[in-house]
This is a predicted complex of two RNAs, RNase P RNA and transfer RNA, with 439 nucleotides together. It holds a member of the Rfam family "Bacterial RNase P class A". By type it is a ribozyme. The coordinates come from a structure-prediction model, not an experiment, and the mean pLDDT is 77.
Formats: sequence, structure tokens, C1' cells
RNA sequence: UCGGGCCACAGUGGCGAUCGCUUGGCGCUCACGCGCCGAGAGGAAAGUCCGGGCUCCAUAGAGCAGAACGCCGGAUAACGCCCGGUGAGGGUAAGCCUUGAGGAAAGUGCCACAGAAAACAAACCGCCCUGACGGCUCGCCGCCAGGGUAAGGGUGAAAAGGUGGGGUAAGAGCCCACCGCGUUGGCGGUAACGACAACGGCACGGAAAACCCCGUUCGGAGCAAGGCCAUGUAGGAAGGCGCUCGAGGGCUGCUCGCCCGAGCCUUUGGGUAGGCCGCUAAAGCCUUCGGGUAACCGACGGCUCAGAGGAAUGAUCGCCGUCGCGCAAGCGACAACAGAACCCGGCUUACACGUGGACCGACCCG
RNA sequence: AGGCGCGUAGCUCAGCGGUAGAGCACUACCUUGACACGGUAGGGGUCGUUGGUUCAAUCCCAAAUCGCGCCUA
Repeated sequence: UCGGGCCACAGUGGCGAUCGCUUGGCGCUCACGCGCCGAGAGGAAAGUCCGGGCUCCAUAGAGCAGAACGCCGGAUAACGCCCGGUGAGGGUAAGCCUUGAGGAAAGUGCCACAGAAAACAAACCGCCCUGACGGCUCGCCGCCAGGGUAAGGGUGAAAAGGUGGGGUAAGAGCCCACCGCGUUGGCGGUAACGACAACGGCACGGAAAACCCCGUUCGGAGCAAGGCCAUGUAGGAAGGCGCUCGAGGGCUGCUCGCCCGAGCCUUUGGGUAGGCCGCUAAAGCCUUCGGGUAACCGACGGCUCAGAGGAAUGAUCGCCGUCGCGCAAGCGACAACAGAACCCGGCUUACACGUGGACCGACCCG
Repeated sequence: AGGCGCGUAGCUCAGCGGUAGAGCACUACCUUGACACGGUAGGGGUCGUUGGUUCAAUCCCAAAUCGCGCCUA
């Protein structure tokens, strides 16, 4: 210098003026309003994919069903997120990337086509042995039958341990060495696991993002939760069921169990549907210090930061600033993705111009 | 706020691990004086997109993504 991945930051800036919008406090006003002082979108406010707070229903109960998760350890209010590690895969490498990673020696089912044979393995070609028959150059060839063989060929995504040697009629873990695999042992590690040694001749193909089995977790609903106040003459008519031998209702999809319980259901003719709280001071933000590899945790101090009706959060001008074009004077642009609605922690997705940091590879110079 | 489903040829739909199909439509030919009907043959598909599991994906999976529809309050 070029290239590579990784981590972090920031998302139209600053000052002034004018005109508006929503809202808090104070003052004036009978009221409508007016004045002054403040506050007013995001890193994702988004998708609504997980988890929690909060509220009501039993202080959230039992069983079944169902759902989610699934290497190990940690962190947390909690999580499928996050942090650190292990194994596996990729990369020349990186402080690199990916990882839905329990169980296929519990069971059931599946593995098309091709192929002789596809999970109880299997003889198509080939190789070898024996026997009968035929041929001749007389120890070989051809053909038939029976048997052995998983080394070789061929098929397939996959052919039942691999390579080498011995062995054999030919072969074969049949035997041996190394590798793989399994079991056991002690060692290191909290653990996943690792490395080592001994033994075993190989048993155990793949797939659980097929059913399933094992383990862990999960009660339901959601701010239209839920509470308070007001308005309406506020409940009327008919029929049915019931008042402790209890109708009906609530808690979940079912059963049990628990609780409330004197009213409930159907039809019919009418009416109301307005305001307040919940609501933002919270697992809150910031500085410094300490613990921890980290996620994160703790302590001292400081700060108060949108809370609406679905609707507000803006516009114009001047100067500075940044970028582009231009020799210059000057001209142009100031943007992407997107916009709170009960609140947080994550994840995912979208995104214009940018900034900082260490690391890895190649080349060049000293 | 809560829940469910769909996307396959121009249109309407099947197919749900093993070479993508049907009806209508389209094209050519036959038939007819010509058209319709009928007959024969044929073309046309990244199975919405992306990633993953698998030997193999339209099919299985996805807190991925785009579009559409429905239900409850």
C1' cells in the first nucleotide's frame, strides 16, 4: 500500500431570529383564552419472534393432553438471547466464521432408481477346488453340475472397518503392525471432554428438521388487563329452570379439585356507551472506582429524560460547518431506513454519508 | 391485542420425500364452403424468495423474507 474478517461509536451537526403544533408548572381571567418559564421520537420507536414485569382470575392446585427447549459451565427478573469453553465442519491465517450438537447396541416405519445383494446382508461377472463329459500337441483347454470365496470388476448417496504384510486351493480379523471403533483403568479438567495405557478381532450403515423415547421448563388471559366516578325515571313484558337434594358462574383443551353463589336462560320492545386513574421514577440514565477472561455484578456521587383522541414533535431565513462540481469568483446538496402509545430485556429485519481500535495475509521500502 | 390459513402452467386446483400432473385456455394439423363442436399431436413451470436438514426437497425445518386472505375482541 492492497486485501480480509472482528469489535466499538455515531445516525443532519452548531448558534441566532421569526412563525406555528402537543404538553407540564405558575400568573391573569366568570369563561373562551392570553402571557412567562420549561419539555417534546429511534437505533432500530419496525416485525410482533422469544422472555419477563404489571393486572385480574385460587396464595396458581393435581393428573392427562399439548407446546417449547436439548454438548458443558456461567450470567440473568427471565429467555430459545448473551458470555466463556468442548466436540464437529470451513478458512493460508486472524482477537476468523458456522453449528437445531440428547438418544438409531427401547420399539415401529423409511432408504426411490440402478444393482446379484440395501440392514436377518448378498454369489451377476470374476477367482479357486471337486466330479462327469468332450478335444488334443498329455497337462492344458472348453462345457456342465456341486461347493468355497466379499480380495478384484460393475451398480449406487451408501456394499457391512481402512492400509500394508503374513497366510491360503482361492480368499477372509483367519493371524500380525499401524489407524479407526468399543470396553475398562488411573491421570488432567467443576464439567462437556482430552491425552495415555491395557484389553477386545469388530459387534454398532444413514436418518429422530420420520413417528417416537428420555430429561428440563411451561396455569389462563391480556392495558380493550384492571379500578373509580358520573349519566340515563333503569330496567319493562312473556315463557322456562332453580334457591343448600342448589340453577348458574369463575379458574384450562379434558378430568378432578377449589371458589362464588340466589338468581339464571330464551324471546321481544327500548335506552346508555362520558370522564378519571392505571401512565411512566424505572430490572432507569451518566461519571468514577472495584470484582470478573467475559456476559455481568457491586459501591460512592450526580440526573429526571414524550407520555397524547388514531392525529403534536414542524417550517422559513442568516452565519459557521461537512460533502460534491469548478483554476477562481461562485454554484448545488445536507439525505438512508423509518416514526413512540402499558413498560422493560433480547432476537431478527431495513438503513445514506461516516469515525475509531487492535488482529491476520500478500507485496514494497528502510 | 390474540389466533388460523394460503402462494404449483395464462386461470381453477391436485400432488406432500425419489423424473411435476389434471381440467379449461394456447399452437399446429385433420374435419367444414367457412365457423363452432369433435379428433390427433405439441408447447408452456427456478413449485413466492432465501437459508438449512437429507444421498435426494414442491413436500421436512426456520425467531428469515415478500405478498394475500380469514376469524375473535